[in-house]
């Protein structure tokens, strides 16, 4: 790297160096940008995948039985990650519904990210 599931219309930016580009990627659009774009570091923020951890809650096993494990719901956030414009900016294929058509609508694919596992 492939592969397997899980989420993706919610949150959440400051400062310093720089100094012209940026929103993956290709095309189309729309947008952000010298009242500073990527980027690099400081800080602080968000959020609950992992881990970790409360409960007069719910189930199942075990236990004589205080109880214990397991799983669900509902909280917390120290630690791993991610994140902090715009729905994953927004279409592209493919199906439906509407319509003269066309924009718009809806569903789902595909590509993508971000966790967790696998290898």
């Nucleotide at each position: 790297a492939c592969c397997u599931c899980a989420u993706c219309c919610a949150g959440a930016g400051g400062a310093g160096c720089u100094g012209a580009g940026g929103g993956a990627u290709a095309c189309g659009g729309c947008c952000c940008g010298a009242u500073g774009a990527a980027g690099c570091u400081c800080c602080g923020g968000c959020a609950a995948c992992c881990c970790c951890u409360g409960c007069g809650u719910c189930a199942g096993c075990g236990u004589c039985g205080c109880c214990g494990c397991u799983g669900a719901g509902c909280g917390g956030u120290a630690g791993g990650u991610g994140c902090c414009a715009a729905c994953u900016c927004c279409g592209u294929c493919c199906g439906g519904a509407u319509u003269u058509c066309a924009c718009g609508c809806c569903g789902g694919a595909a590509a993508g990210a971000u966790g967790a596992g696998a290898g």